Description: The part of an RNA shown here (small-subunit ribosomal RNA, 5' domain) has 519 nucleotides and comes from an uncultured bacterium. The full RNA is in RNAcentral, with records from ENA. Its mean pLDDT, the model's own confidence on a scale to 100, is 84.
[in-house]
Context: one part of a larger RNA
RNA sequence: AUUGAACGCUGGCGGCAUGCCUUACACAUGCAAGUCGAACGGCAGCACGGGAGCAAUCCUGGUGGCGAGUGGCGAACGGGUGAGUAAUAUAUCGGAACGUGCCCAAUCGUGGGGGAUAACGCAGCGAAAGCUGUGCUAAUACCGCAUACGAUCUACGGAUGAAAGCGGGGGACUCGCAAGAGCCUCGCGCGAAUGGAGCGGCCGAUAUCAGAUUAGCUAGUUGGCGGGGUAAAAGCCCACCAAGGCGACGAUCUGUAGCUGGUCUGAGAGGACGACCAGCCACACUGGAACUGAGACACGGUCCAGACUCCUACGGGAGGCAGCAGUGAGGAAUAUUGCGCAAUGCCCGAAAGGGUGACGCAGCGACGCCGCGUGGAGGAUGAAGGCCCUACGGGUCGUAAACUCCUUUUGUGAGGGAAUAAUUUCUCGCUAUAGGCGAGAUUGAAUGUACCUCAGGAAAAAGCAUCGGCUAACUACGUGCCAGCAGCCGCGGUAAUACGUAGGAUGCUAGCGUUGUCC
Numbered sequence: 001a002u003u004g005a006a007c008g009c010u011g012g013c014g015g016c017a018u019g020c021c022u023u024a025c026a027c028a029u030g031c032a033a034g035u036c037g038a039a040c041g042g043c044a045g046c047a048c049g050g051g052a053g054c055a056a057u058c059c060u061g062g063u064g065g066c067g068a069g070u071g072g073c074g075a076a077c078g079g080g081u082g083a084g085u086a087a088u089a090u091a092u093c094g095g096a097a098c099g100u101g102c103c104c105a106a107u108c109g110u111g112g113g114g115g116a117u118a119a120c121g122c123a124g125c126g127a128a129a130g131c132u133g134u135g136c137u138a139a140u141a142c143c144g145c146a147u148a149c150g151a152u153c154u155a156c157g158g159a160u161g162a163a164a165g166c167g168g169g170g171g172a173c174u175c176g177c178a179a180g181a182g183c184c185u186c187g188c189g190c191g192a193a194u195g196g197a198g199c200g201g202c203c204g205a206u207a208u209c210a211g212a213u214u215a216g217c218u219a220g221u222u223g224g225c226g227g228g229g230u231a232a233a234a235g236c237c238c239a240c241c242a243a244g245g246c247g248a249c250g251a252u253c254u255g256u257a258g259c260u261g262g263u264c265u266g267a268g269a270g271g272a273c274g275a276c277c278a279g280c281c282a283c284a285c286u287g288g289a290a291c292u293g294a295g296a297c298a299c300g301g302u303c304c305a306g307a308c309u310c311c312u313a314c315g316g317g318a319g320g321c322a323g324c325a326g327u328g329a330g331g332a333a334u335a336u337u338g339c340g341c342a343a344u345g346c347c348c349g350a351a352a353g354g355g356u357g358a359c360g361c362a363g364c365g366a367c368g369c370c371g372c373g374u375g376g377a378g379g380a381u382g383a384a385g386g387c388c389c390u391a392c393g394g395g396u397c398g399u400a401a402a403c404u405c406c407u408u409u410u411g412u413g414a415g416g417g418a419a420u421a422a423u424u425u426c427u428c429g430c431u432a433u434a435g436g437c438g439a440g441a442u443u444g445a446a447u448g449u450a451c452c453u454c455a456g457g458a459a460a461a462a463g464c465a466u467c468g469g470c471u472a473a474c475u476a477c478g479u480g481c482c483a484g485c486a487g488c489c490g491c492g493g494u495a496a497u498a499c500g501u502a503g504g505a506u507g508c509u510a511g512c513g514u515u516g517u518c519c
Base pairs, nucleotide, nucleotide: 003516005515006514007513008512009511012372013371014370015369016368018365019364020330025328026327027326029325030324031323034073035072036071039070040069042066043065046064047063048062049060050059051058052057080283081282082281089208090207091206092205093204094203095202098200099199100198103196104195105194107192108191109190110189111145113143114142120135121134122133123132124131125130151160152159153158165188166187167186168185169184170183173182174181175180209255210254211253216246217245218244221243222242223241224240226238227237228236258280259279260278261277262273263272264271265270285306286305287304288303289302308319309318310317311316336362338361339360340359344358345356346355347354348353375406376405377404378403385397386396388395389394410460412455413454414453415452416451420446425441426440427439428438429437430436431434463508464507465506466505467504468489469488470487474503475502476501477500478499484491485490
């Protein structure tokens, strides 16, 4: 000098940061991923309308909407932790044999059919969770047919493979009892294929802790041919063949460890560290596996096994906080079961909007850094007082106090009161279609907060450690190698500036000291 600190004494205010370093120990409770009715059949509940009825009430998807369901997108992001990992990692520099939802650019299509199924109804078993049978129905769900600019395969003749609709507006015409549909147009979608962007998978080189009281290690091992496999190169996997490959430039083994940008220290070289913030990796009760999907071998998905916990009517089931709070345990030690989606971002949606313990805020802690205050000027009978000192004359605390005159930060009370808000929202206008421009309106958790003004009053605000030398600061009393101090040297056995107390002094100051850490 440093700190994610702890402990002791003390403690006024604010800003900005920061807060389980130990048990990757176990977790009660709540919340942390939903959304779309402009994909679909519908209608449990609410509201409105309509109908019946004297009324209670009943009926009706007709409307706003919408529980549950089918379907789409998201759930692979965001958030946490550092167990494992010494190289399947990270950092830097390169590479070729790849993938890519949403987004951007441009190309070609979007024709015609079919069969189911959930919801729902009925029945059954059951304590419950749930399950089964049967009947009905829709789609942007599923499956054929047609077509094929690109694409894929090819024996170069050819062969293979696609799609889905929905919403707004509309003059004539056609169909229809009507509603509406065809038709036209605009928007959003869908299929095939190309390029891009961003993202991701893979390969190589170099660098990255300690131990030789670890010296040899290796049979899919090293290479080849052929095949399989993958989005893709490859012993990645398999059959056959060869006998290689690595190693004192430290292989193998053992221990320890997430890596980096950086942080701390230092004149530098270096040393130590990797909390917070940012990038990458790994993990999600323990071990294993795949499914779905553009993407996972998936924290709040599935299956199997294990340990543990819970429910049970004993037949059988349920769970996973290393998400945010919170609890127990461990520990020297680390916070609220708070508010809000107003902002920034993300997901869904055409939008309105919905969701978001990400995030924005508030709460707690002097844990840290920074700022401010606890008053200012004058004032000598140098007051009183002191278990203070004294040579008894006095000295010192000390301009300190009293007293006089001021000031009012912070705190207190009252009044006023923001910015953070921008819109593709709504209304109006203009140009005319870009959701372009202009005007107005709406929307704030923090918050009646910050800030401003006024009022009153020195009022409400100082401690801690040290005083033998190092090292700034000394005397008295008590104690008597006792009690005790101590970082080192060392103090204490009757005159202790070193122990304890007092007075005084020195240092730092809302802190001060001690202990630990690292340079």